[in-house]
Order: sequence, then structure tokens, then C1' cells
RNA sequence: ACAAGGGGAGAGCUUACUGCAAGCAUGCGCAGUAACGCCGAAGGAGCAAACAUUUUUGUGAAUCUCUCAGGCAAAAAGACUCUUGU
Repeated sequence: ACAAGGGGAGAGCUUACUGCAAGCAUGCGCAGUAACGCCGAAGGAGCAAACAUUUUUGUGAAUCUCUCAGGCAAAAAGACUCUUGU
């Protein structure tokens, strides 16, 4: 590094509308769109030391910061991590 298996956090089952299904009707369910609120652990972006440099720019880390993307019942995903094998 790859493969298999295990662990693995946070935050809305918000509101409105539309569609589907069902139904006498309402409610419940699923999906989409919009609005408001929120999360930080896919991905992305920012920088400290240090180094370089034409001396004010460049390079440059994180689970920090941002929240573009993603996410906010469960499931799935999930940084990271454990075991086994190559």
C1' cells in the first nucleotide's frame, strides 16, 4: 500500500409546498424543491514553525479554522483505528 473482518463522533425524524402510495376523509409513510436552524470525521479550502526569495511574496501540518461540497431518526456513509493475510 492492497484485500477481508471488527470498532467508529457530532448536529432537525424542523416548517411550507409538490409528487407517489394508501384511503370516504384526516393523520401516518416515502421522494423532491424551498426556507430557517445546526454539525464537523468523506472530499475541498485557510495557516504556525521552518525553508526559499527579487523583501514581500512563495512553499508549507492537524481530529485546529472555514463550511464550498457533505451531513443532522434508523440504515448507509464515515476521518481514524484494531485483527488477519499479501
A computed fold for an 86-nucleotide RNA from uncultured Lentibacillus sp., annotated as Glycine riboswitch aptamer. Its mean pLDDT, the model's own confidence on a scale to 100, is 76. RNAcentral holds the sequence, with entries from MGnify. It matches the Rfam family "Glycine riboswitch aptamer". Rfam links the family to the GO term glycine biosynthetic process.